[in-house]
The RNA shown here (SAM riboswitch aptamer (S box leader)) has 105 nucleotides and comes from Flammeovirga pacifica. Its mean pLDDT, the model's own confidence on a scale to 100, is 76. Rfam family: SAM riboswitch aptamer (S box leader). Gene Ontology term of the family: regulation of gene expression.

RNA sequence: UGUUUAUAAAGAAGAGGCAAGAGACUAGGCUCAAAGACCCUCUAGCAACCUUCAUUCGUUGAAAAGGUGCUACAUCCUAGCCUAAAUAUUUAGGAGCUAUAAGCA
Numbered sequence: 001u002g003u004u005u006a007u008a009a010a011g012a013a014g015a016g017g018c019a020a021g022a023g024a025c026u027a028g029g030c031u032c033a034a035a036g037a038c039c040c041u042c043u044a045g046c047a048a049c050c051u052u053c054a055u056u057c058g059u060u061g062a063a064a065a066g067g068u069g070c071u072a073c074a075u076c077c078u079a080g081c082c083u084a085a086a087u088a089u090u091u092a093g094g095a096g097c098u099a100u101a102a103g104c105a
Base pairs, nucleotide, nucleotide: 001105002104003103004102005101006100007099008098013043014042015041016040017039021032022031023030026079027078028077029076044071045070046069049067050066051063052062053061054060081094082093083092084091085090086089
């Protein structure tokens, strides 16, 4: 980097550094930000994918030492693609994209 499977509901912040944009992507809105955001580091924490233990081996329950991940506002929203229904604008579902984990190449 490509690909397969699963998840994207909830949860969990302080300090220091840097300096101008940031909230993944197209458009619009909204929000955060020199009272220092985003990002990086440390510490603390959350969660339970890998992991460990038990099990009625269907799975379920427990744990948190280790490998990852995550911990700003908002569940960020709407439109844009496909399908169905009513209908000419709505409703419902899905896909794509993105992120994370595990496996494979």